Overview: The part of an RNA shown here (large-subunit ribosomal RNA, domain I) has 546 nucleotides and comes from a pig gut metagenome. It matches the Rfam family "Bacterial large subunit ribosomal RNA". Rfam links the family to the GO terms structural constituent of ribosome and ribosome.
Context: one part of a larger RNA
RNA sequence: GGCGCAUGAAGGAUGCCUUGGCUCUCGGAGGCGACGAAGGACGUGACAAGCUGCGAUAAGCCGCGCGUAGAGGCAAAUACUCAUUGAUGCGCGGAUUUCCGAAUGGGGCAACCCGCCGGAAGCGAUUCCGGCACCUGACCAAGUCAGGGGCGAACCCGGGGAACUGAAACAUCUAAGUACCCGGAGGAAAAGAAAACAAACCAGUGAUAGCGCAAGUAGCGGCGAGCGAACGCGCCAGAGCCCAAACCCGGGCCGUUGCAAAGCGGCGCCGGGGGUAGUAGGACCGUCGACAAAGCGAUCAUCGAAAGUUAGCAGAACCUUCUGGAAAGGAGGGCCGAAGCGGGUGAAAGCCCCGUAAGCGAAAACCCAAGAUGGAGCGAGACGGCACCUGAGUAAGCCGGAACACGAGAAAUUCUGGCCGAAUCCGCGGGGACCAUCCCGUAAGGCUAAAUACUACCGAGAGACCGAUAGCGAACCAGUACCGUGAGGGAAAGGUGAAAAGGACCUCGAACAGAGGAGUGAAACAGACCCUGAAAUCAUGCGCCU
Numbered sequence: 001g002g003c004g005c006a007u008g009a010a011g012g013a014u015g016c017c018u019u020g021g022c023u024c025u026c027g028g029a030g031g032c033g034a035c036g037a038a039g040g041a042c043g044u045g046a047c048a049a050g051c052u053g054c055g056a057u058a059a060g061c062c063g064c065g066c067g068u069a070g071a072g073g074c075a076a077a078u079a080c081u082c083a084u085u086g087a088u089g090c091g092c093g094g095a096u097u098u099c100c101g102a103a104u105g106g107g108g109c110a111a112c113c114c115g116c117c118g119g120a121a122g123c124g125a126u127u128c129c130g131g132c133a134c135c136u137g138a139c140c141a142a143g144u145c146a147g148g149g150g151c152g153a154a155c156c157c158g159g160g161g162a163a164c165u166g167a168a169a170c171a172u173c174u175a176a177g178u179a180c181c182c183g184g185a186g187g188a189a190a191a192g193a194a195a196a197c198a199a200a201c202c203a204g205u206g207a208u209a210g211c212g213c214a215a216g217u218a219g220c221g222g223c224g225a226g227c228g229a230a231c232g233c234g235c236c237a238g239a240g241c242c243c244a245a246a247c248c249c250g251g252g253c254c255g256u257u258g259c260a261a262a263g264c265g266g267c268g269c270c271g272g273g274g275g276u277a278g279u280a281g282g283a284c285c286g287u288c289g290a291c292a293a294a295g296c297g298a299u300c301a302u303c304g305a306a307a308g309u310u311a312g313c314a315g316a317a318c319c320u321u322c323u324g325g326a327a328a329g330g331a332g333g334g335c336c337g338a339a340g341c342g343g344g345u346g347a348a349a350g351c352c353c354c355g356u357a358a359g360c361g362a363a364a365a366c367c368c369a370a371g372a373u374g375g376a377g378c379g380a381g382a383c384g385g386c387a388c389c390u391g392a393g394u395a396a397g398c399c400g401g402a403a404c405a406c407g408a409g410a411a412a413u414u415c416u417g418g419c420c421g422a423a424u425c426c427g428c429g430g431g432g433a434c435c436a437u438c439c440c441g442u443a444a445g446g447c448u449a450a451a452u453a454c455u456a457c458c459g460a461g462a463g464a465c466c467g468a469u470a471g472c473g474a475a476c477c478a479g480u481a482c483c484g485u486g487a488g489g490g491a492a493a494g495g496u497g498a499a500a501a502g503g504a505c506c507u508c509g510a511a512c513a514g515a516g517g518a519g520u521g522a523a524a525c526a527g528a529c530c531c532u533g534a535a536a537u538c539a540u541g542c543g544c545c546u
Base pairs, nucleotide, nucleotide: 001545002544003543004542005541006540007539008538009537015531016495017494020466021465022463023462024461025460026459027458028457029455030454031151032150039100040099041098042055043054044053046078050074051073061094062093063092064091065090066089070082071081072080105114106113107112115132116131117130118129119128120127121126134148135147136146137145138144139143155186156184157183158182159181160180166173170222196205197204210235211234212233213232219227220226240447241446242445243391247273248272249271250270251269252267253266254265255264256263257262278425280390281389282388284385285384286383287382288381295378296377300374301373302372303371308366309365310364312360313359318333319332320331321330322329334351335350336340342354343353344352397419398418399417400416401415402414403413406432427442428441429440430439431438482489483488502530505517506516507515508514
């Protein structure tokens, strides 16, 4: 020096564990905010650095309810207190709630600076209280009142809108109307009551949305890559309505006659009645009937039972012995069960504890689909006549774009930037160029639950999900430490023991280091650098070889 064995050191793999995650299911809730939010700054404790809570009434104040013996958060200790005259705790309601922040009196480098008006106290300096932003709307408009603003995970509607990529290059195309930006809303949003489909001389369907099929079909497509319906059928849910206009009345304004009152004419200036359809319907005129009630009344307003939610109550049944540090394990003998889900307890417990099953419970608040009241409206007509009304810079057309599965195509249909521009029910639109016949419908106004989408948040539960290099980035004081001018990036880090019983005391030592005794404990090679304790690596001892 090498190899081997042993004992240690070092290290933290592995095993076991789980307070944390991940993904779902069911239910709830679906918002908060000028009554000042979300989020923060600074304070606040007997002593108080951090976290948590709270706000100068500051780990709290008041009321009501529940609840019972302890309590003063995490968090041990000291001190001092509170509590059966019911504390601490839990629930509901209320009070307080500094400063910043939409931030709103003005300013500003957020948590700071500087004002004005009114009132109160004080001799006064000054202090305290209230108010003072902007925008929109209504009104009797000087002003008053109401609303708005900001935040929030996804879902929704609208306005804008990429590229990488794919096409094995690339330009039409694709990716994709995606990502992203902006605006707006709700618990859902959007859509929605046929100028719809269908059929083809005949029929049939009957708002919308969602799901399954139709179907990767018909089609579209440098007919490349790719894109990709509908009719119809089966389900879920189910609900239909209101204006504009004609006409009547009233008001206002204008013109005109008039001294005025008033009359006449005009006006889409406003209000009320009327009226809402496609088998056209309505207005008006005539005739007849009725002349007004039962009932209905989605949605809406107010009240709101029961149920539910927000604390809780109660809840069956076990002992002995053995091993052991410890019994829930073994053995023996019992018991309950509408409860043998689960968790804890010194190992493995239906009967020890918390619970579980089946039940019970609210002063207060919330919710509320029963019900009550109100409620416009419907209920509420027929026949004949008449030809007044039935949504105009609209429909259609042309040019340029876009949406439709459909890329300009034979290209219907929808939207519209430009140019044009009808008809008026004997009307008009559609049925995929266009024409005829036939059929379907009635545009250019509006509202409308449910079935559908989503989950930041709350409750309950589940997992052939993870188990600390995994699972969220984060099981631990993590969006922290740290990095970056900044946008932003972004960790590591769990485990003594059943119980601290966390090692009194003694010795060595400079020692608050460390070690040796002693003691605790089942165990201390469980000693806080603490369960197990692999490997690399190191040390010592022994053996063999050189």